[in-house]
RNA sequence: AGAGUUUGAUCCUGGCUCAGGAUAAACGCUGGCGGCGUGCCUAAUGCAUGCAAGUCGAACGGUCUAUUUCCUUCGGGAGGUAGGUAGUGGCAAACGGGUGAGUAACACGUGGGGAUCUGCCCAGUAGUGGGGAACAACUCCUCGAAAGAGGAGCUAAUACCGCAUACGCUCGAAAGAGUAAAGCCAGCAAUGGCGCUAUUGGAGGAACCUGCGGCUGAUUAGCUAGUUGGUGGGGUAAAGGCCUACCAAGGCGAUGAUCAGUAGCUGGUCUGAGAGGAUGGACAGCCACACUGGGACUGAGAUACGGCCCAGACUCCUACGGGAGGCAGCAGCAAGGAAUUUUCGUCAAUGGGGGAAACCCUGAACGAGCAACGCCGCGUGGGCGAAGAAGUCCUUCGGGAUGUAAAGCCCUUUUCCCUGUGAAGAAAGAAAGACGGUAGCAGGGGAAUAAGCAUCGGCUAACUACGUGCCAGCAGCCGCGGUAAUACGUAGGAUGCAAGCGUUGUCCGGAAUUACUGGGCGUAAAGAGCGCGCAGGCGGUUUUACAAGUCAGAUGUGAAAGAGGCCGGCUUAACCGGCAAGGGUCAUUUGAAACUGUAAGACUAGAGAGCAGCAGAGGAUAGUGGAAUUCCCGGUGUAGUGGUGAAAUGCGUAGAUAUCGGGAGGAACACCAGUGGCGAGGGCGACUAUCUGGGCUGCAACUGACGCUGAGGCGCGAAGGCUAGGGUAGCAAACAGGAUUAGAUACCCUGGUAGUCCUAGCAGUAAACGAUGGAUACUAGGUGUUGGGGGAAAUUGACCCCCUCAGUGCCGCAGUUAACACAAUAAGUAUCCCGCCUGGGGAGUACGGUCGCAAGAUUAAAACUCAAAGGAAUUGACGGGGGCCCGCACAAGCAGCGGAGCGUGUGGUUUAAUUCGACACAACGCGAAGAACCUUACCAGGGCUUGACAUGCUAUGUUCAGAGGUGGAAACAUCUUGGCCGCAAGGCGAAUAGCACAGAUGCUGCAUGGCUGUCGUCAGCUCGUGUCGUGAGAUGUUGGGUUAAGUCCCGCAACGAGCGCAACCCCUAUUGUUAGUUGCAAGUCUAACGAGACUGCCGGUAGAAAACCGGAGGAAGGUGGGGAUGACGUCAAGUCAGCAUGGCUCUUACGUCCUGGGCUACACACACGCUACAAUGGCUGGUACAAAGGGAAGCAAGACCGCGAGGUGGAGCAAAUCUCAAAAAGCCAGUCUCAGUUCGGAUAGCAGGCUGCAACUCGCCUGCUUGAAGUCGGAGUUGCUAGUAACCGUGGGUCAGCACACUACGGUGAAUAUGUUCCCGGGCCUUGUACACACCGCCCGUCACGUCAUGGAAGCUGGUAACACCUGAAGCCGGUGGACUAACUGCAGCAAUGCAGAGGUAGCUGUCGAGGGUGGGAUUAGUGACUGGGACGAAGUCGUAACAAGGUA
Repeated sequence: AGAGUUUGAUCCUGGCUCAGGAUAAACGCUGGCGGCGUGCCUAAUGCAUGCAAGUCGAACGGUCUAUUUCCUUCGGGAGGUAGGUAGUGGCAAACGGGUGAGUAACACGUGGGGAUCUGCCCAGUAGUGGGGAACAACUCCUCGAAAGAGGAGCUAAUACCGCAUACGCUCGAAAGAGUAAAGCCAGCAAUGGCGCUAUUGGAGGAACCUGCGGCUGAUUAGCUAGUUGGUGGGGUAAAGGCCUACCAAGGCGAUGAUCAGUAGCUGGUCUGAGAGGAUGGACAGCCACACUGGGACUGAGAUACGGCCCAGACUCCUACGGGAGGCAGCAGCAAGGAAUUUUCGUCAAUGGGGGAAACCCUGAACGAGCAACGCCGCGUGGGCGAAGAAGUCCUUCGGGAUGUAAAGCCCUUUUCCCUGUGAAGAAAGAAAGACGGUAGCAGGGGAAUAAGCAUCGGCUAACUACGUGCCAGCAGCCGCGGUAAUACGUAGGAUGCAAGCGUUGUCCGGAAUUACUGGGCGUAAAGAGCGCGCAGGCGGUUUUACAAGUCAGAUGUGAAAGAGGCCGGCUUAACCGGCAAGGGUCAUUUGAAACUGUAAGACUAGAGAGCAGCAGAGGAUAGUGGAAUUCCCGGUGUAGUGGUGAAAUGCGUAGAUAUCGGGAGGAACACCAGUGGCGAGGGCGACUAUCUGGGCUGCAACUGACGCUGAGGCGCGAAGGCUAGGGUAGCAAACAGGAUUAGAUACCCUGGUAGUCCUAGCAGUAAACGAUGGAUACUAGGUGUUGGGGGAAAUUGACCCCCUCAGUGCCGCAGUUAACACAAUAAGUAUCCCGCCUGGGGAGUACGGUCGCAAGAUUAAAACUCAAAGGAAUUGACGGGGGCCCGCACAAGCAGCGGAGCGUGUGGUUUAAUUCGACACAACGCGAAGAACCUUACCAGGGCUUGACAUGCUAUGUUCAGAGGUGGAAACAUCUUGGCCGCAAGGCGAAUAGCACAGAUGCUGCAUGGCUGUCGUCAGCUCGUGUCGUGAGAUGUUGGGUUAAGUCCCGCAACGAGCGCAACCCCUAUUGUUAGUUGCAAGUCUAACGAGACUGCCGGUAGAAAACCGGAGGAAGGUGGGGAUGACGUCAAGUCAGCAUGGCUCUUACGUCCUGGGCUACACACACGCUACAAUGGCUGGUACAAAGGGAAGCAAGACCGCGAGGUGGAGCAAAUCUCAAAAAGCCAGUCUCAGUUCGGAUAGCAGGCUGCAACUCGCCUGCUUGAAGUCGGAGUUGCUAGUAACCGUGGGUCAGCACACUACGGUGAAUAUGUUCCCGGGCCUUGUACACACCGCCCGUCACGUCAUGGAAGCUGGUAACACCUGAAGCCGGUGGACUAACUGCAGCAAUGCAGAGGUAGCUGUCGAGGGUGGGAUUAGUGACUGGGACGAAGUCGUAACAAGGUA
């Protein structure tokens, strides 16, 4: 730092996806050790059990235990010491610990402020005198199941209450008034210590106010009555509507109030280059909460997690009368969940509470346990060890890989096990260590105890085999899998990381994909239809002042921890410690004054006004005009008219159309007319008048920044539509009819109503487009045009020319742009303001709101779904686009096919089998140049199994072949006989047995080679260098001519070249020379080598290029005729059955042999042929002329036999010698006379011939007889342009035989072409395209089926927050006749005491008040018969709307 993915390819836009980091994680597989951290994110759900806040006897009385002293009436009494203790009392319990429900708030962060309180602590000042009355404990009694409660009596205090005193404090202007206290311990004492009271400061803590900062929604726009302010009063520690009475009517809000949703905030954490974005678990600060809601009490401090009261829900106990409880403390349980630990140890350390202290308490804390949950560190061994064991995998079978890896030898001991020793952590001086016999150290033992996970198509490092066969499966995206899968599964190997590795979730990044840094809006998403204008934003030149913004310095603060830097401590690291630095849109203060701002002043270049001119379909109203259409009246006139591609409906003999005259009415304004004018836009077109807006030019003497833009707002706004009333000629939705059509609810035609027109309103949208917001300034030119002004020449005028202002077009440089293009009328360079965009679809839709009479408009989502959707340009292909050109393509002709019969092939059907392949052209007389057996691949039956065929090895060595016999249809089985060399040993060797293997016309032509067809013998297809383009690509190859031709010429940012074309090759036409036997007088002929033709010559046309036209000469003239020759490529074209070949399959069979059958079937359909339908003919007789071929298992003459096919026989010939071999049409005669015939020959009968082991299925030929269809062929369709078509025969290959096929040969021998409109095919250029599998393309909508999400809906069921009314607990505050009542005060009394008062308690009562109830609404969620559209789904149905002029743009 980027990459993949839209396309045939390209550039761009744009989304999706990936690689990185992080995590309180979870899941899968695996798991050796240690250190340091972390561990209910869900149900703020409910909790069994234990513990988490006590302590003080040096505050107090009592009581208990132990011990002891004294006294005694021996019952006991009075003490002392030590220890404990329920109660009274003091302090603590408001800390520490947990959680994040609530809270959008002064809750938090940061910076300020003034009107406050403060126990313990520190410092200071002054005190601590003298009295009194009670209540617990205790005793007795009573009630209760319990919890507990009540009554009577006794008693102490640092508990409580007066009195005295008052430095001080409080109140007060002052005078003055008011206001405290407690003792305990040690000591013989003095005294000391700890306390107590009042007060002043401090420290720390707490409360309050405030500027600024940090979420979403406007489909929440208005909210607020104690509300905002004032005065008086109250209340508080304290300011304050905090509360109350009265007065005023304010306060908040588009800089987002209110409402709704969500959320603890921060230091920080993660990510990022940063700016940012996300986040707030652990640690730390603050806040809030403690079952839910409300309330106060105590206190320095609470509205109190382990306190109280009340209400509610829930749980538990109960004797049913009543009671008890609150783990969001530590453990733990249940539940929920993908998921989160031990009912552990110790107060040793740190810290906290109490105490004078010892000490007690402390689930704070320190430790241990569990969990790879994270980070960090270590190990699972090290060295040597083969051209390389075994196993496994692959293989081209040679080998390669695993791999120095293992084994083996040598070594080490981190870790592990055993033994011994053994800390620091404890500070002053002894003691005190949970962790822990831990860490560490020493010795011993033995390589011993220790490796997995993911991936391997691209992105992305890493490849093979097998299995599977669109199955099973994979997948983050693109996408893999349909028989050769590097993508699935397994194996081997490899790559990556490693005690972990992958997956999933979430966040940031990449993403400049919300763009402040740092994006855009002509066509990709995006400029509002246009204007006016409030707020807001921005704003010309100049001077002075101020200092808000801005900049600089200083000071304060920005907690610690964290992060980066330096240094240090644990063996290292993680972890921990120290130091400095840094951090704010903060505050205070001191300065600066350029810029912005503010204030004051000045200016004229912006803007406006004035004066003088100018052009105009600018707007509104009223009136006027002519042409045309239609209608009405009348005349003339007669049979049609109208309409279309063609028709018909329609109109017309009741007189149309046509034509002439007259009239009515409505609408629109020809020519002028122009990329001309005007207007902001929509828009505006006859003429005249009235009213009226804007613009331009010139002048420079007025004002003096008055300007630009403009969210909301207001206005205007085509067509169509709506309301009311008019009007209606023409046109014309709907509708009707006629056509067209498969259909035609369309296109075409005939009619025709709303509407179009006017008046008054509504509506508010358009491809309202320049798809381009407005304003200002700047930045080459050229050329038109409209309206002004000026100049020059010769002066007036008109032209012409030059300059200039304003508009409106075209071309074009720089620049911009993805390209196209834009280019002073910018899409260039800049500034200001507004609007808008952020993937496609869903959707400009739903719901809600606003507007509207309605139609509808406006604002405007989500679920779900896809990996694209899109822009521009490129190359092709295509078009019922265009231009040019060619071809037996059409046209002009000739002969056919399609009808008949037959032959052959194919489909179909049949069959045991009818073997297989070929399927538009380019399958179908094709493979097959020839199926009776064979061929043969098919079927039935009978056999063989190393095999019909090849090679090798082992063993035997005549078992073999051959001959003969038997069985059999044959194959085959079986019996008899049966080698060579060598003296011999032995060797060779057929054959047999066995093992390797053979074999397959079995599959895949979509795994292939080779070959072939086709476009097409069409003229094309490319390359190098250069140039142009960001690029795909273009140029060259296009253009003007010309050609059969990309043939040639000219021009040209191209210059050259290659494969094709042409030529070179073969045959043929003319001729020369030479040679030649079998040919031969010559010539001809055969063959070889040449010559000849090249637009070479002449004329014309052309640009005087290529070339074309005509001519001469010539056997031949413009490639003379024919052949061979087939560019780059296309069709997954054909062929695995010619051959070869990968893979798969069969192996006593899918191999192989044999016999017989089949490939020859036959209701039918098609293709290619033959023969015909006759007189241009048939038949009979006679007669003439070829070419090219074949021949030895062959061709065969003459002769003879047969009507004939043929037979007998065999001269000659391996061929210019012999032979097949007769050419036929033709010609000359004769006959037939238009008929199903003397045409035609199918079919059939009989008799024969030939080939062959064999003609039944199933050959060919002959003779006689039989004598079918057929009388020239519908739609349609084929071939052919000259020695061609047509007609005629001949040969050859295949082959034993079989030819109407194929192929070659000659004979006779035409017609027509004006031409390129049309059909088909092709070439070049151009154009459009939504096609690229390329029009046999793409693609739209309804319907039907399935799945999914969603809207509406009579309703139904919940939640939430308010409101109104009723009721109203506890409690504070207030009231209160009466009741009860210790201290204190007063009075009386000697006293006891009594009375009264103050105060207190309970009761009653009022306001407020949680909760409950009732009610109507709001809002939100779920559900709902039915219903609406949407998305997706394999091959469904109907049409064909769009893309080409898409067939009606």
The RNA shown here (small-subunit ribosomal RNA) has 1449 nucleotides and comes from a metagenome. Its Rfam family is "Bacterial small subunit ribosomal RNA". Its family is annotated with ribosome and structural constituent of ribosome in the Gene Ontology. The sequence is in RNAcentral, with records from SILVA. The prediction has a mean pLDDT of 85.